Transfer RNA from a bacterium, 71 nucleotides, folded computationally.
RNA sequence: GGGCCUAUAGCUUAGUGGUAGAGCAUCCGGUUUGCAUCCGGAAGAUCGGGGUUCGAUUCCCCGUAGGUCCA
Numbered sequence: 001g002g003g004c005c006u007a008u009a010g011c012u013u014a015g016u017g018g019u020a021g022a023g024c025a026u027c028c029g030g031u032u033u034g035c036a037u038c039c040g041g042a043a044g045a046u047c048g049g050g051g052u053u054c055g056a057u058u059c060c061c062c063g064u065a066g067g068u069c070c071a
Base pairs, nucleotide, nucleotide: 001070002069003068004067005066006065007064010024011023012022013021018054026042027041028040029039030038047063048062049061050060051059
């Protein structure tokens, strides 16, 4: 320098164009003499910019960061 892959909640991740979901973690309540377990609930996220579309996490382009291969 070039090819390919990845970027979603604090962490691990699902989601092939139409309400962004789960597990763990956090907080609140119940249960307990208390802690843990268990039960119910809450808050919390689409890497940045642009384009296509009635509508983009999803498709396209550029960039950033990480990984991998070639030189």

Its Rfam family is "tRNA". The family's RNA type in Rfam is transfer RNA. The prediction has a mean pLDDT of 83. It was read from a public genome assembly.